[in-house]
Context: one part of a larger RNA
Molecule: small-subunit ribosomal RNA, central domain
Organism: Lysinibacillus fusiformis
RNA sequence: UUGGGCGUAAAGCGCGCGCAGGUGGUUUCUUAAGUCUGAUGUGAAAGCCCACGGCUCAACCGUGGAGGGUCAUUGGAAACUGGGAGACUUGAGUGCAGAAGAGGAUAUUGGAAUUCCAAGUGUAGCGGUGAAGUGCGUAGAGAUUUGGAGGAACACCAGUGGCGAAUGCAACUAUGUAGUCUGUAGCUGACACUGAGGCGCGAAACCCUGGGGAGCAAACCCGAUUAGAUACCCUGGUAGUCCACGCCGUAAACGAUCAAUGGUAAUUCGUAAGGGGUUUCCCCCCUUAAUGGUGCAGCUGAAACUUUAAUCCUCCCCCCGGGGGAAAACGGCCCAAAAUCAAAAGCC
Numbered sequence: 001u002u003g004g005g006c007g008u009a010a011a012g013c014g015c016g017c018g019c020a021g022g023u024g025g026u027u028u029c030u031u032a033a034g035u036c037u038g039a040u041g042u043g044a045a046a047g048c049c050c051a052c053g054g055c056u057c058a059a060c061c062g063u064g065g066a067g068g069g070u071c072a073u074u075g076g077a078a079a080c081u082g083g084g085a086g087a088c089u090u091g092a093g094u095g096c097a098g099a100a101g102a103g104g105a106u107a108u109u110g111g112a113a114u115u116c117c118a119a120g121u122g123u124a125g126c127g128g129u130g131a132a133g134u135g136c137g138u139a140g141a142g143a144u145u146u147g148g149a150g151g152a153a154c155a156c157c158a159g160u161g162g163c164g165a166a167u168g169c170a171a172c173u174a175u176g177u178a179g180u181c182u183g184u185a186g187c188u189g190a191c192a193c194u195g196a197g198g199c200g201c202g203a204a205a206c207c208c209u210g211g212g213g214a215g216c217a218a219a220c221c222c223g224a225u226u227a228g229a230u231a232c233c234c235u236g237g238u239a240g241u242c243c244a245c246g247c248c249g250u251a252a253a254c255g256a257u258c259a260a261u262g263g264u265a266a267u268u269c270g271u272a273a274g275g276g277g278u279u280u281c282c283c284c285c286c287u288u289a290a291u292g293g294u295g296c297a298g299c300u301g302a303a304a305c306u307u308u309a310a311u312c313c314u315c316c317c318c319c320c321g322g323g324g325g326a327a328a329a330c331g332g333c334c335c336a337a338a339a340u341c342a343a344a345a346g347c348c
Stems, first nucleotide, its partner, number of pairs: 004320002008302001012317001014201004021194003025088007033081002035077007042069001049065006091191001092188003095184005103177001105175003109171001110154001115149007125136002162169002207246001209244003215241002220236001223233001260314001262312002266294003271289007298305001
């Protein structure tokens, strides 16, 4: 570099929006750029290939032929792709009638529980562990009752249930707001798919400024354990966790499976709707969307996957090319520590 690949062997960007680019539904007419075809010209010789011949053979050489093109000019063809002009509705969008939902934002409100404070009752232990000790407690703890403060999280419902592009989202209510699905077929008439760059969103942790701080808890201080124990266990405990404005841009950001359209056996549990049958209560049948299990064909090295494909077609983008060195050097955006130089205010 290539044949080729990307669930688990190297390899799908964490996710979206989208300019350029690539690709693109049915149909009529036209054009002739791509495409196909004829002619002419050219594609030097040598070489390669084939045939015949000359050196005794061969290498070598000679003669002839064939071949070789993103080629030029010109004449045609019109199925397909492209260009131009129209038409269509099934893709896409919109309208109308409905549906479900922890989708997002803001502002209130609520009840359990932990902790703390005050007071009452009450007396010697409490707490914790494998066992203990540190710790708390006669200055009255723990237990129990009442009242109060404050912060964080929302038991049951809860379900391989729901919503969202992903990260993610769960107490109640209100107000604004986004998307999806079902039915209908009124409107537009290919307006579509993907998407290098670009722009935006993006758990946790860290950072900045200001608040807040109940519980938990890196660091840290003890107590144990141990040969040691910078740990696992225990008593404590600060950042942090929470809020607001920013910053960061990473995760086993996973279905380790990029997005989109279409084709392809069945069966079954639950979710949201619609239609039909019918005993009018349920039950049965059908369709759509999303989400699970089993499984044929197919595929696969295997285990497995299987209409939610890792099957069969199309199309666009990202990525991979033996392992270590190494997510290193170097560069960009940052962080922390150390060394060196200089020496200000203030204080003594």